Model confidence (mean pLDDT): 84 of 100. The RNA shown here (c-di-GMP-I riboswitch aptamer) has 85 nucleotides.
[in-house]
């Protein structure tokens, strides 16, 4: 230098829970908060998978079905900060 590796050192993010907002809901933001991460950054019309079902359609009804609603902290995909053994 380079890694699929992971001691140190600095410095990031933040899960469950809680409050308040918006949402139909999954869910997101903002604060608290810390169970974790070397990508827990960044990609959700044209990888994959998961959750919801307003609205549609079917149906007498329950309820099914469908993403044009999310989810990157499932798997991918790019991209990276330090550098012992």
């Nucleotide at each position: 230098c380079c890694a699929c590796c992971g001691a140190a050192a600095a410095g990031g993010c933040a899960a469950a829970c809680u409050u308040a907002u918006u949402g139909a809901a999954a869910a997101a933001u903002a604060a608290g908060g810390a169970c974790g991460c070397a990508a827990a950054g960044c990609u959700a019309u044209a990888g994959g998978g998961u959750c919801u079902a307003a609205a549609c359609a079917u149906g007498a009804a329950a309820a099914u079905g469908u993403a044009u609603g999310a989810c990157a902290g499932c798997c991918a995909g790019c991209u990276c900060c330090c550098g012992a053994a």

Annotation
It matches the Rfam family "c-di-GMP-I riboswitch aptamer". The literature on the family includes a 2008 paper in Science by Sudarsan et al., "Riboswitches in Eubacteria Sense the Second Messenger Cyclic Di-GMP". It was read from a public genome assembly, where an Rfam model found it.